[in-house]
Context: one part of a larger RNA
RNA sequence: ACCGGCGAGUAAUCGUAUAGUGCUUGCUUAAUCCGCUUUGGCGGAGGAGGCACAGUGAAAGCGAGGGUGAAUAGCCCGCAUUUGUACUAUAUGGUUGGCCCGAAACCAGGUGAUCUAUCCUCGAGCAGGGUGAAUCCCGACGAAAGUCGCGGAGGAAGCCCGAACCCGUUGUUGCUGCAAUAACAUGGGAUGACUUGUGGAUAGCGGUAAAAUGCCAAUCGAACCUGGAGAUAGCUGGUUCUCCCCGAAAGGUCUAAAGGGACCGUCUUUUGUGAUAAUUUUACUGGGGUAGAGCACUGAUUGGGAUAUCAAGGGUAACUGAGAUAUUUCAGCCAAACUCCGAAUACAGUAAAGGAACCCAAGGGAAACAGACAUACGGGGCUAAGCUCGUGUGUCGAAAGGGAAACAACCCAGACUCUCAGUUAAGGCCUCUAAAUUUUGGUUAAGUUGUGAAGGAAGUUAUCGUCCUCUGACACCCAGGAAGUUGGCUCAGAAGCAGCCACCUUUUAAAGAUAGCGUAAUAGCUCACUGGUUGAUGGAUGAUAGCGCCGAAAAUGUAUCGAGGAUCAAACCAAAUGCCGAAGCUGGAGAUUCCACCGCAAGGUGGUAUGGUAGGGGAGCGUACUGUGUACUUUGAAGGUGAACUGUAAGGUUUGCUGGAGCGCACAGUAGUGAGAAUGCCGGU
Numbered sequence: 001a002c003c004g005g006c007g008a009g010u011a012a013u014c015g016u017a018u019a020g021u022g023c024u025u026g027c028u029u030a031a032u033c034c035g036c037u038u039u040g041g042c043g044g045a046g047g048a049g050g051c052a053c054a055g056u057g058a059a060a061g062c063g064a065g066g067g068u069g070a071a072u073a074g075c076c077c078g079c080a081u082u083u084g085u086a087c088u089a090u091a092u093g094g095u096u097g098g099c100c101c102g103a104a105a106c107c108a109g110g111u112g113a114u115c116u117a118u119c120c121u122c123g124a125g126c127a128g129g130g131u132g133a134a135u136c137c138c139g140a141c142g143a144a145a146g147u148c149g150c151g152g153a154g155g156a157a158g159c160c161c162g163a164a165c166c167c168g169u170u171g172u173u174g175c176u177g178c179a180a181u182a183a184c185a186u187g188g189g190a191u192g193a194c195u196u197g198u199g200g201a202u203a204g205c206g207g208u209a210a211a212a213u214g215c216c217a218a219u220c221g222a223a224c225c226u227g228g229a230g231a232u233a234g235c236u237g238g239u240u241c242u243c244c245c246c247g248a249a250a251g252g253u254c255u256a257a258a259g260g261g262a263c264c265g266u267c268u269u270u271u272g273u274g275a276u277a278a279u280u281u282u283a284c285u286g287g288g289g290u291a292g293a294g295c296a297c298u299g300a301u302u303g304g305g306a307u308a309u310c311a312a313g314g315g316u317a318a319c320u321g322a323g324a325u326a327u328u329u330c331a332g333c334c335a336a337a338c339u340c341c342g343a344a345u346a347c348a349g350u351a352a353a354g355g356a357a358c359c360c361a362a363g364g365g366a367a368a369c370a371g372a373c374a375u376a377c378g379g380g381g382c383u384a385a386g387c388u389c390g391u392g393u394g395u396c397g398a399a400a401g402g403g404a405a406a407c408a409a410c411c412c413a414g415a416c417u418c419u420c421a422g423u424u425a426a427g428g429c430c431u432c433u434a435a436a437u438u439u440u441g442g443u444u445a446a447g448u449u450g451u452g453a454a455g456g457a458a459g460u461u462a463u464c465g466u467c468c469u470c471u472g473a474c475a476c477c478c479a480g481g482a483a484g485u486u487g488g489c490u491c492a493g494a495a496g497c498a499g500c501c502a503c504c505u506u507u508u509a510a511a512g513a514u515a516g517c518g519u520a521a522u523a524g525c526u527c528a529c530u531g532g533u534u535g536a537u538g539g540a541u542g543a544u545a546g547c548g549c550c551g552a553a554a555a556u557g558u559a560u561c562g563a564g565g566a567u568c569a570a571a572c573c574a575a576a577u578g579c580c581g582a583a584g585c586u587g588g589a590g591a592u593u594c595c596a597c598c599g600c601a602a603g604g605u606g607g608u609a610u611g612g613u614a615g616g617g618g619a620g621c622g623u624a625c626u627g628u629g630u631a632c633u634u635u636g637a638a639g640g641u642g643a644a645c646u647g648u649a650a651g652g653u654u655u656g657c658u659g660g661a662g663c664g665c666a667c668a669g670u671a672g673u674g675a676g677a678a679u680g681c682c683g684g685u
Stems, first nucleotide, its partner, number of pairs: 001685006011096013026051003032045005055062002065077004099238002102235001106228006117202004122197004126192001128161003131157001135153003138149004165189003170185004204220001206216003213222001241620006251264005267365006274358001280353007292341001293339002298335002302331009313320002371396010401412003416590004421586003427580003430564003436577001438576006449566001455550002459547010477532004482506003487501003512527001515526003591610002594607005621674001623671008632662001639658008
């Protein structure tokens, strides 16, 4: 891992609700006793007790009334206004382990120091080599104390090197190992605070500890064993057959509450009221202070005027007066916590219309109280987030199908089953790929289409202006572009052209006291302006709109059309006609729900509905055993393994082979009653 088996809402008791049965002249026995008994029970006795028959008050109590109260008032609970009770079944709740498995822990009583920590008792062990302390002796010196001597003897040391022994530094191997800590190499101690044997001591709220939370039998922030014990687990996981009907929530409030719970809302089911009913539409009546708007208040705020007060400075003074403050006026402007105003919606009510689709109430059962995205309007944030918090709507959640290449939340559309029929939606119709290489008129040249801004540009199309133009426009080309004058100032210089000021006059067809380049300054080259040449279906300059262009750089490989590929498109705009396209709708066959009608019933006809998680309700299948009845079986039971038939399903029937002795069906009853999941348990392979 697979296969097989085992494996989870049960039992007792007490409530509540529903259904059924008995009695109701209320119902009912418990323990116990008697009789019978196949020892499972059955029949009888037993009224003790319980519920009901009256309520109310804290109670004494009173009583169809009671309480409160001074009250005969008012108010509150009752009567008037009816079944009750016992048992059975189902659902659910309380108490019990209470659907199953699962802690870490807590407590009690015991067992452990053959491992290991420390201590006690009696013992044992330490090759070899080196260094050479004290002390003594000898010699020298000295008066002596003593000092000196690579003189001698001696043999100290938590001394040195290094085996045994003890340890475990580093590396490698090993890591289903040789080994639940090892092997090899390397390394530390090795006469000592050394190592070691035997026996003994200390025990868990404890011991021991040269102290590491270390060790106390492969276990230690509190050992192990048994018990309390099925501890508790608002947590995780798991929870076994089928079909049918309905179908949520992720919200409010409170919570030592926040991943839990309670009540309400929302779901289901039962019963009942509602035809003057619910949702809805229209009309009318309401309250409001949002959007908007406004500046009348509260604040904020721009410019001008007026008046008053103060006042720098000036003035001998009279006086004047920058500026400041206040008031006022004109115009302009802002606000979630401003409002002289003020919608649309929404909400409430009334009336009418319309209408079996529903609403409401009470009782039983829930689930849920982590929501998500899209869109509109907002708060927070950066007018950030697949961000966060609201309100409305939708979808997903709990929704399959078609489209968007793929894609919970987008677009279309809500799957009862079958059908090799039809018709449409969104979206599509060159090929992949079902359907137009369809029609008409335009646009685009960028593969724009098939991402992107400010900004930029003789891209191109359409429309609308203004101006010039055969008395010759625009562009090229030819020629001129002068004089006073080098204007004045400044300046080393400043001559059209560094800078400042001024910007006139003349000759002219025309020519700026100069629009650029240039020079140290001049010079020089152009321009404006003028003439000539040429000869326009023209030119210049604006505006608006359409589609394009640039702006545009990323990491594996084109890689921002799904691809191929597409240019009077297979792109875009406007229009047209067809077609394709879904589980939508329609046709055909069938099943079930609810309603209506028919029918004694079984059922029939018509209409309607039948996606579904949590969850509620209904109807069934199968397994084991029991009772009653009735079948089968050595001419082959159960079981096993194939096949055929059959039922909407769980399933059922028949039969071949195997097997070799039991076993079904009908109606009831009782449950150790259904397996794929629980890092499930046991076995096999």